[in-house]
Context: one part of a larger RNA
RNA sequence: UUGGGCGUAAAGAGCUCGUAGGCGGCUUAACAAGUCGGUCGUGAAAUACCGAGGCUCAACCUCGGGGAGUCGGUCGAAACUGUUAUAGCUAGAGUACGGUAGAGGAGAGUGGAAUUCUCGGUGUAGCGGUGGAGUGCGCAGAUAUCGAGAGGAACACCAGUAGCGAAGGCGGCUCUCUGGGCCGUUACUGACGCUGAGGAGCGAAAGCGUGGGGAGCAAACAGGAUUAGAUACCCUGGUAGUCACGCUGUAAACGUUGGGAACUAGGUGUUGCGGUCUGAUCAAUGACUGCGGUGCCGAAGCUAACGCAUUAAGUUCCCCGCCUGGGGAGUACGGCCGCAAGGCUAAAACUC
Numbered sequence: 001u002u003g004g005g006c007g008u009a010a011a012g013a014g015c016u017c018g019u020a021g022g023c024g025g026c027u028u029a030a031c032a033a034g035u036c037g038g039u040c041g042u043g044a045a046a047u048a049c050c051g052a053g054g055c056u057c058a059a060c061c062u063c064g065g066g067g068a069g070u071c072g073g074u075c076g077a078a079a080c081u082g083u084u085a086u087a088g089c090u091a092g093a094g095u096a097c098g099g100u101a102g103a104g105g106a107g108a109g110u111g112g113a114a115u116u117c118u119c120g121g122u123g124u125a126g127c128g129g130u131g132g133a134g135u136g137c138g139c140a141g142a143u144a145u146c147g148a149g150a151g152g153a154a155c156a157c158c159a160g161u162a163g164c165g166a167a168g169g170c171g172g173c174u175c176u177c178u179g180g181g182c183c184g185u186u187a188c189u190g191a192c193g194c195u196g197a198g199g200a201g202c203g204a205a206a207g208c209g210u211g212g213g214g215a216g217c218a219a220a221c222a223g224g225a226u227u228a229g230a231u232a233c234c235c236u237g238g239u240a241g242u243c244a245c246g247c248u249g250u251a252a253a254c255g256u257u258g259g260g261a262a263c264u265a266g267g268u269g270u271u272g273c274g275g276u277c278u279g280a281u282c283a284a285u286g287a288c289u290g291c292g293g294u295g296c297c298g299a300a301g302c303u304a305a306c307g308c309a310u311u312a313a314g315u316u317c318c319c320c321g322c323c324u325g326g327g328g329a330g331u332a333c334g335g336c337c338g339c340a341a342g343g344c345u346a347a348a349a350c351u352c
Base pairs, nucleotide, nucleotide: 003324004323005322006321007306008305012320014202015201016200017199021195022194023193025089026088027087028085029084030083031082033081034080035077036076038075040073049066050065051063052062053061054060092192093189094188095187096186097184098183099182100181104178105177106176107175108174109173110172111155116150117149118148119147120146121145122144126137127136163170164169207247208246209245210244211243216242217241221237222236223235224234258319259318260317261316262315263314266297267296268295269294270293271292272291273290274289275288276287277286301308302307325352326351327350334345335344336343337342
């Protein structure tokens, strides 16, 4: 390289948008680039292959002996691919209209519970903490309890293998702005689609810069315990941090499962929207059912097994990414990015 693979063995990029490229629905006509067919000429000789012959054999040589000769030219075919037509269509895709669920996003405002602190009242000797203790706090009046106030952060119950979002993620309440989804009806556009190398944007926590804040929690740090030791687990404290803006661009960024399309038994929950029927004063309710989401169990099939199984890891197609023994190493060097920390790209010697 070919091949074979990527849930757990090496391997799906954290996610999305999108350029080039690749691939692309149904119908008609034309062309004939791809594709296919045969004719004609060409395809020099030597070489190579087959046959025959000549040097005693062979190598070697000879025969206007035979066949082959990708490609290219010429003439045709038109199913498929392609191209063209201001061609046509509506099943893909989208728009409009009518509904609808939602912790989707941004900003502003606001609420109660709780912790801590401050002040005041009551009140007295302990409190706290643990496996047990001690450090710690407390007669300068703590803990407990009542009242008032300050401030910051998070939103109990509801809460749900519930919902929303591309992923990261999103949870008190109200308002403003705003994205997407789903369902239904026909109407409209008429293939406008899928994927996506580069590229761009988003991207938990921690970290960095500037500013702010500091109630609780808490790396580092200190002390007390434990222990052979204890740079830990436990306890008492406690600083960065936890917030905003900017940067960083990484995670077991996981469903360890890339995206899209089609097809292939069922059963049972749940959620959103709709339809039909029963019933009913209305509303509710119930049964059946369509589409979309989300769980569980299972047939065929697949799988090394575990398991997956219409939300596929089944059966196929299109496009991208990635893997190729362990270590060295996701390292060195170089390049690009970053304030730095570091990130991205990414070897080899050597060794087993």
Small-subunit ribosomal RNA, central domain from an uncultured bacterium, 352 nucleotides, folded computationally.